[in-house]
RNA sequence: ACAGCUCUUGCUGGAGAGUCCGGUCGCCGCGGUCUGGCGCCGGCGCCGAAGGCGCAAAUCCGCCCGGAAUCGCUCAGGCACCAGGACAGCAGGAGUAGC
Numbered sequence: 001a002c003a004g005c006u007c008u009u010g011c012u013g014g015a016g017a018g019u020c021c022g023g024u025c026g027c028c029g030c031g032g033u034c035u036g037g038c039g040c041c042g043g044c045g046c047c048g049a050a051g052g053c054g055c056a057a058a059u060c061c062g063c064c065c066g067g068a069a070u071c072g073c074u075c076a077g078g079c080a081c082c083a084g085g086a087c088a089g090c091a092g093g094a095g096u097a098g099c
Base pairs, nucleotide, nucleotide: 002098004096005095006094007093008092009091010090011089012088013087018044020043021042022041023040025039026038027037028036045079046078047077051075052073053072054071059068060067061066
């Protein structure tokens, strides 16, 4: 000095599925005895792309063993917008085996 790998910072992009039902609960607003919004509790339905778990099927690591994921499960999380979001791109920083 180079490109690779790991971690990290900033920016950009970034899917799916309920604006469901009930409540004698809380707050707010309108209003005057009704209605709306946000939350909480309960119920039913659903989604997979934080995290977690599993390799039973298919896939990949040339085969087996073993392992992995964007596969499976749905514990957690989520189901208007917002937010979150695996992952990808660009720019920067740190570390690192190699030449």
Molecule: Glycine riboswitch aptamer
Organism: Nevskia sp.